Source information: A computed fold for a 118-nucleotide RNA from Pseudobacter sp., annotated as SAM riboswitch aptamer (S box leader). The coordinates come from a structure-prediction model, not an experiment, and the mean pLDDT is 83.
């Protein structure tokens, strides 16, 4: 990298080091940015995908304690993430309002995160 699956309107700082870019691809826009971008590093913090834990509940085994397994809750040590603006926004399809650029919903694509597969 590939393919499944689910979530994407919320929500999170400082300090160093560096020095011109970033804001997924193209395109067109709008942002941020020498009051320091991206990017390394410490500590923070935000969140509930995964793991362990804690109540409660169903159903199996057992029939003594218990033991798998599902489902909701709570808490956040562990593994990952993430801490500008709806994934910044539009682009493609549907509809619905409009005389029209359009403007409103709703899906696709795409993507970015987790699990899990090859």
């Nucleotide at each position: 990298c590939u393919c499944u699956u689910a979530u994407c309107a919320a929500g999170a700082a400082a300090g160093g080091c560096u020095g011109a870019g970033g804001g997924a691809a193209a395109u067109g826009g709008c942002c941020c940015g020498a009051u320091g971008a991206a990017g390394c590093c410490u500590u923070g913090a935000c969140a509930a995908c995964c793991u362990a834990u804690u109540u409660u509940u169903c159903g199996g085994u057992a029939c003594a304690u218990a033991c798998c397994g599902g489902a909701a809750a709570a808490a956040a040590a562990g593994g990952u993430g993430c801490c500008a603006a709806c994934u910044c926004c539009a682009u493609c399809c549907c509809g619905a309002c409009g005389a029209a650029u359009g403007u409103c919903g709703g899906g696709a694509c795409a993507g970015a995160u987790a699990a899990g597969u090859c």